[in-house]
RNA sequence: GGAGAGGGAGAGGUGACCGCUGGUGGCGGGCGGCAACGCUCGUCACGAGAGGAAAGUCCGAGCUUCACAGGGCAGGGUGCUGGUUAACGGCCAGUCGAGGUAACUCGCAGGACAGUGCAACAGAAAGCAAACCGCCGGCCGCAAGGCAGGUAAGGGUGAAAUGGUGCGGUAAGAGCGCACCGCUCCACUGGUGACAGUGGAGGCACAGGCAAACCCCACCCGAAGCAAGACCAGACAGGGGUCGUGUUGCCCGCACGUUGACUCCGGGUUGGUCGCUCGAGCCCAGAGGCAACUCUGGGCCUAGAUGAAUGGUCGCCACGACACAGAACUCGGCUUACCUCCCUCUCCGACG
RNA sequence: GCACCCGUAGCUCAGCUGGAUAGAGCGUUGGCCUCCGGAGCCAAAGGUCAGAGGUUCGAAUCCUCUCGGGUGCG
Numbered sequence: 001g002g003a004g005a006g007g008g009a010g011a012g013g014u015g016a017c018c019g020c021u022g023g024u025g026g027c028g029g030g031c032g033g034c035a036a037c038g039c040u041c042g043u044c045a046c047g048a049g050a051g052g053a054a055a056g057u058c059c060g061a062g063c064u065u066c067a068c069a070g071g072g073c074a075g076g077g078u079g080c081u082g083g084u085u086a087a088c089g090g091c092c093a094g095u096c097g098a099g100g101u102a103a104c105u106c107g108c109a110g111g112a113c114a115g116u117g118c119a120a121c122a123g124a125a126a127g128c129a130a131a132c133c134g135c136c137g138g139c140c141g142c143a144a145g146g147c148a149g150g151u152a153a154g155g156g157u158g159a160a161a162u163g164g165u166g167c168g169g170u171a172a173g174a175g176c177g178c179a180c181c182g183c184u185c186c187a188c189u190g191g192u193g194a195c196a197g198u199g200g201a202g203g204c205a206c207a208g209g210c211a212a213a214c215c216c217c218a219c220c221c222g223a224a225g226c227a228a229g230a231c232c233a234g235a236c237a238g239g240g241g242u243c244g245u246g247u248u249g250c251c252c253g254c255a256c257g258u259u260g261a262c263u264c265c266g267g268g269u270u271g272g273u274c275g276c277u278c279g280a281g282c283c284c285a286g287a288g289g290c291a292a293c294u295c296u297g298g299g300c301c302u303a304g305a306u307g308a309a310u311g312g313u314c315g316c317c318a319c320g321a322c323a324c325a326g327a328a329c330u331c332g333g334c335u336u337a338c339c340u341c342c343c344u345c346u347c348c349g350a351c352g
Numbered sequence: 353g354c355a356c357c358c359g360u361a362g363c364u365c366a367g368c369u370g371g372a373u374a375g376a377g378c379g380u381u382g383g384c385c386u387c388c389g390g391a392g393c394c395a396a397a398g399g400u401c402a403g404a405g406g407u408u409c410g411a412a413u414c415c416u417c418u419c420g421g422g423u424g425c426g
Stems, first nucleotide, its partner, number of pairs: 001348009012317007020049002023046010051324001055335002058333005063225004070252004075221005080094005095109001096107004110216002115214002117210002132155002134151003138147003163181006182204001183202008229274004238265002241262003244256003270426001281300008353425007362378004371409001380396005402418005
């Protein structure tokens, strides 16, 4: 100087005044109750109030409802190995392959003798192999050339043409023979395993590619979603149709119902409470493990709205700061967006 | 908030079990016809198939992620 990997911060502190959301406590009023107390209104004080992605809704769960009892078919998902976890398509460690001088990065990475299928154009031939130009000897012919064969080294087409290089061999050639490399199979060794190493055998017609084509194999999956759902209060007007209905589809089965259920039309209500934030939670220390992660001990409470809050003005201090962006049932991940700044480790090159 | 669908020419749509030139109708432009316009006839232009990455010899089509638009649900 260039490059790679990981982590952190991401516009503040304080004082005064005004305001919003919800919480705790005090005082006062009202209502209920024998009382303890509860509900409600007003007022005062105290402390709290957006993110690393709150986003996309792409995966996985908790929670809730539906008899999801059960069986079969269909359907969907995942796909090297071992671990981790509540679970996962995530994460960690490794194997193999590809890229890079390297640090390192990337990979939907099972099966193509179970079967079916696809490969336009070009080309002789595209999956049963085949022979256009060539090369080679034979026969015919004065010759040019022709006929029936051999061959797949060379040329040509293509994304892809039936192992590669070299030597021998041959009429010309060819795993036809040999050496090395590749491939397949077997044995041994190491490893939990993916796999790796070593040795041996087979001339390789065990014939290539595409399964992000159908499919096969192994494993997993009930569905819907907080507008889930539970409760309270209030309002209204019933009428018609069907015989079944049951939360992805089909069949069997099962359950419920026929004073019923479902659906359509019409009518009414657009109120309140719960779910609603203490949770697989966060921080610190120690222990186990390469790591993801787990265990033990201590400490902390950190938004819960429903027209939906988290703001404004001024003073002082600090300042490098003009990014992407705002909770809505809650977590674990992934992905995407992001002006910048800081820290740690590693590799390559040059100079001393 | 949750669930789902769709983006191909200026507009409306085909093509979506991969095959190379991406088509059709309307519209636009130019020419013919007419005194002029319309209608009619002839011809042409117009597309990063919403964007990016991947699989494949080859992608509008298959896979993943973004962007934009729309629908339903107490």
Overview
This is a predicted complex of two RNAs, RNase P RNA and transfer RNA, with 426 nucleotides together. Rfam match: Bacterial RNase P class A. The family's RNA type in Rfam is ribozyme. Its mean pLDDT, the model's own confidence on a scale to 100, is 76.